[in-house]
Context: one part of a larger RNA
RNA sequence: UUGGGUUUAAAGGGUGCGUAGGCGGGUCCUUAAGUCAGCGGUGAAAUCCUGCGGCUCAACCGUAGGACUGCCGUUGAAACUGGGGGUCUUGAGUGCAAGUGAGGUAAGCGGAAUGUGUAAUGUAGCGGUGAAAUGCAUAGAUAUUACACAGAACACCGAUUGCGAAGGCAGCUUACUGGUAUGUAACUGACGCUGAGGCACGAAAGCGCGGGUAUCGAACAGGAUUAGAUACCCUGGUAGUCCGCGCAGUAAACGAUGAAUGCUAGUUGUUUGCGAUAGACAGUAAGUAACACAGCGAAAGCGUUAAGCAUUCCACCUGGGGAGUACGACCGCAAGGUUGAAACUC
Numbered sequence: 001u002u003g004g005g006u007u008u009a010a011a012g013g014g015u016g017c018g019u020a021g022g023c024g025g026g027u028c029c030u031u032a033a034g035u036c037a038g039c040g041g042u043g044a045a046a047u048c049c050u051g052c053g054g055c056u057c058a059a060c061c062g063u064a065g066g067a068c069u070g071c072c073g074u075u076g077a078a079a080c081u082g083g084g085g086g087u088c089u090u091g092a093g094u095g096c097a098a099g100u101g102a103g104g105u106a107a108g109c110g111g112a113a114u115g116u117g118u119a120a121u122g123u124a125g126c127g128g129u130g131a132a133a134u135g136c137a138u139a140g141a142u143a144u145u146a147c148a149c150a151g152a153a154c155a156c157c158g159a160u161u162g163c164g165a166a167g168g169c170a171g172c173u174u175a176c177u178g179g180u181a182u183g184u185a186a187c188u189g190a191c192g193c194u195g196a197g198g199c200a201c202g203a204a205a206g207c208g209c210g211g212g213u214a215u216c217g218a219a220c221a222g223g224a225u226u227a228g229a230u231a232c233c234c235u236g237g238u239a240g241u242c243c244g245c246g247c248a249g250u251a252a253a254c255g256a257u258g259a260a261u262g263c264u265a266g267u268u269g270u271u272u273g274c275g276a277u278a279g280a281c282a283g284u285a286a287g288u289a290a291c292a293c294a295g296c297g298a299a300a301g302c303g304u305u306a307a308g309c310a311u312u313c314c315a316c317c318u319g320g321g322g323a324g325u326a327c328g329a330c331c332g333c334a335a336g337g338u339u340g341a342a343a344c345u346c
Stems, first nucleotide, its partner, number of pairs: 004317003007300002012314001014201004021194003025088007033081002035077008048066007091191001092188003095184003099180002103177007110154001114150008125136002162169002206247006216240001220236004258313006266291009295302002319346003328339004
């Protein structure tokens, strides 16, 4: 390379939008680029293959044929692909109707808890642990009560629940706003799928500037434990955790399972519609779960939400270590990120 693969053995990009490109529904007419057929030209010789012949054989040589799988021209064919034109509605989209949800952004509001402050009651302990000690406390703590302030998070409801492309999203209300399922079948008429580059979004930690700081809490300090204890446990505690703006761009970013379309027994729950109705049984569409047939799989298992049967497009893998390292490049304030080897070794 041809292949073979990518849930768990190496391997699905963190996610979306989308450029180029690749691929693309039914039907009619046309064209003839691809495609197919005929004919012609060319495809040097040597080489190669086959037959025959010459050196005693062979190597070698001669001769005839083939091959040279290709290219060009020309004449045709028109099923398929492509080009052009018309048309259709099932793919896709729009409209209309009535829904749905922790989808997003902003503002306002609420109660519980925690901490602190003030006041009051009250007196000797509190706290913490396996046991203790550090710590707090007669300058009156802990506990209880009242009031006030602050910041952060939203118990119950709450659920194999729901929504979102992913990250993620949960007190209540309002405003603005994105999506999506269903029903209808009025409109457009293939407008589609995928998507190298590119652009955007992207948990936590981290960085810059400015705020804020109740709790928790890397670092740090002390007390224990221990042979030691730079830990696990305890008492404190800075950055951070929160907000605004900007950067960073990574995660076991996981369903460890790329996206799209079609096909292939069913059963049971549940969410949101439709429809029907007798609060029953059964239906239908889209989701979300548990089983399971066929089939698949090394097995575990998957199984209409496929890891089954097929098609299209993208990404990625090719023994372990060295190494996601070095070097270079690009990006970044930095931390670092992206791209990404080799020697050597087993």
Predicted 3D model of a 346-nucleotide part of an RNA (small-subunit ribosomal RNA, central domain) from an uncultured bacterium.
Its mean pLDDT, the model's own confidence on a scale to 100, is 87.
The full RNA is in RNAcentral, with records from ENA and SILVA.